The prediction has a mean pLDDT of 75. This is a predicted structure of a 217-nucleotide RNA (Group I catalytic intron) from Peribacillus saganii. Its Rfam family is "Group I catalytic intron". Rfam describes the family as follows. Group I catalytic introns are large self-splicing ribozymes. For this family Rfam cites "Self-splicing of group I introns" (Cech, Annu Rev Biochem, 1990). Gene Ontology term of the family: Group I intron splicing. Taxonomically the source falls in Peribacillus (Bacteria, Bacillota, Caryophanales, Bacillaceae). It was read from a public genome assembly, where an Rfam model found it.
RNA sequence: UGUCGAAGGUUAAAAAAAUAGCCCUUCAUACUAGCGAUAGUAUGUCGAAACUCCUCUAAUUCGGUGGAAACCCUAACGUAAAGCCGAGGGCAAUACCGAUCCAAGCCGCAUUGCGGAAGGUGUAACGACUAGGCGAAAGCCGUAGAACCAAGCGGUUCGAAAUGGGGAGCAUCCCUUGCGGAUGUUGAUAUAGUCUCUUCUUGCGGGAAACCGUAAG
Numbered sequence: 001u002g003u004c005g006a007a008g009g010u011u012a013a014a015a016a017a018a019u020a021g022c023c024c025u026u027c028a029u030a031c032u033a034g035c036g037a038u039a040g041u042a043u044g045u046c047g048a049a050a051c052u053c054c055u056c057u058a059a060u061u062c063g064g065u066g067g068a069a070a071c072c073c074u075a076a077c078g079u080a081a082a083g084c085c086g087a088g089g090g091c092a093a094u095a096c097c098g099a100u101c102c103a104a105g106c107c108g109c110a111u112u113g114c115g116g117a118a119g120g121u122g123u124a125a126c127g128a129c130u131a132g133g134c135g136a137a138a139g140c141c142g143u144a145g146a147a148c149c150a151a152g153c154g155g156u157u158c159g160a161a162a163u164g165g166g167g168a169g170c171a172u173c174c175c176u177u178g179c180g181g182a183u184g185u186u187g188a189u190a191u192a193g194u195c196u197c198u199u200c201u202u203g204c205g206g207g208a209a210a211c212c213g214u215a216a217g
Base pairs, nucleotide, nucleotide: 008023009022010021011020024047027044028043029042030041031040032039033038051169052168053167054166055165056164061099062098063097064096065095066094071090072089073088074087077086078085101120102119106116107115108114109113125196127195128194129193130192131191132141133140134139145158146157147156148155149154170184171183172182173181174180175178200217201216202215203214204213205212206211
């Protein structure tokens, strides 16, 4: 550079396994907005399909409101009776709110700053630190970082991002045919790397218990 193939996501603490829940998507119907392509909401249904390149990686804090299924607990309450019913508690995929703060880009005022909008932070499993180079790609190197060894010099091992923000292109469609408009999904409530942690044991505090917090092994 070109071609072909595979796939909805998550709950699953290296990875795999989803009957079930929630989310996304296809199609249909209804309502609302729009000239329209379409968009939003609700109900049902479906898994066909999922574009490419460049660029930014900062803030990462204090509080609060919800939460399905499955699994765990049962002191009190309901019931003739009950952890096997209701109900309550826990765990939890995750849905958010107020304040604070924020890289590149955008807007306004200004002149090297201030303010604003979108988006992010908060929101990992409690959490800590980092986001490299070459290559068309497959991969290779071994940068950041981390762990281990060593009195020290130094050595050994592992080893790294968008699905988010900004810009451009491409494809399909619409019309009032214009540097016009619409669509090209979700995922990051941890994506990758190295740790820590979980799993097991003990002490202390809360609780009826499950479990939660904290400190060690």